Overview:
The prediction has a mean pLDDT of 75. A computed fold for a 370-nucleotide RNA from an Alphaproteobacteria bacterium, annotated as Bacterial RNase P class A. The sequence was found by an Rfam model in a public genome assembly.
RNA sequence: UCAGAUGGCCGGAUGGCCGCUGGUCAUUCGCAAGGAUGGCUGGAGGAAAGUCCGGGCUCCACGAAAACACGGUGCCGGAUAAUGUCCGGCGGAGGCAACUCCAGGGAUAGCGCCACAGAAAUGACACCGCCUACCGGCCUAAAGCCGCGGCAAGGUUGAAAUGGUGCGGUAAGAGCGCACCGCGCCUUCGGUAACGAAGGCGGCUAGGCAAGCCCCACCGGGAGCAAGACCAAAUAGGGAUGGCACGUAAUCCGUUUUCGGAUAGCCGUCCGGGUAGGUCGCGUGAGGCGUUCGGUAACGAACGUCCCAGAGGAAUGGCCAUCCCUUCAGCAAUGAAGGACAGAACCCGGCUUACAGGCCAUCUGACGCA
Repeated sequence: UCAGAUGGCCGGAUGGCCGCUGGUCAUUCGCAAGGAUGGCUGGAGGAAAGUCCGGGCUCCACGAAAACACGGUGCCGGAUAAUGUCCGGCGGAGGCAACUCCAGGGAUAGCGCCACAGAAAUGACACCGCCUACCGGCCUAAAGCCGCGGCAAGGUUGAAAUGGUGCGGUAAGAGCGCACCGCGCCUUCGGUAACGAAGGCGGCUAGGCAAGCCCCACCGGGAGCAAGACCAAAUAGGGAUGGCACGUAAUCCGUUUUCGGAUAGCCGUCCGGGUAGGUCGCGUGAGGCGUUCGGUAACGAACGUCCCAGAGGAAUGGCCAUCCCUUCAGCAAUGAAGGACAGAACCCGGCUUACAGGCCAUCUGACGCA
């Protein structure tokens, strides 16, 4: 200097004029709700998006235990309120590397699939082929040929072809034998563990897919702020009909069993009527920031400090000036153009996606210089 990887930050600023909105103070109008004027002060995000996860909170469901059904997760250890999240590690894959990714338990419980191509896709009938030793025939005999037979080492096909490479052996071959690697079992050592290393024994050798059904282990009530609470007002505490039950063998929100509890009613279907107003829920939090300590880290603890939106059909906008960043033109002065993705609606913790331009830190590779 170029290329790349990981983590983090900003993403317009200031001033003036006019305008909007929450809180608070003062004055004033009003029975009240509330309104007017003025002062002070606050006013969209890193993703507010997606609605994919987990909770807080609210209400409902009678509760406890077990099993089943349904759904979710899936190596080991930790963090957290919790998670399918995060941190660290193990194993595997990609990359020269920094790093990144993994839907990472089980194929010997069972069932199922492996299209096309290829000889053949499970216990493999051999397309191109190799040998022809043994035995039989032809040939006087031999060479050679034919038959019987042996092989799957070479080649073809494919995602995958019955472990791989090499040496020996054989008629030609084959773990047939041997060495190394791979695989299985045992022992020892290291590690909390996943797992790793070393040694020994064994020729061991019928593959893959479970993001196919399935098996195993663990976890799991339902609905959701249009949840829900209060006030005011109004109507028709309306009508018809079916089932169960009236005391237990009925009903009680996935099903069954056991135990306990509650109720005298319970569970539906059809017709018809009233209410659409106001207040709350609504932001002090698993809260932000700083320092110290513990921990590899995620994170936790202590101390200090701050209050950082709350609308209700939905508020933060418009104009001007200066400055900032980028691009183009120009020797310069300067001029022109542009400035991303995108708006809270109960809240929080994650994940995923979008983003013009710019900045910082650390690391890897290549080239060059000293």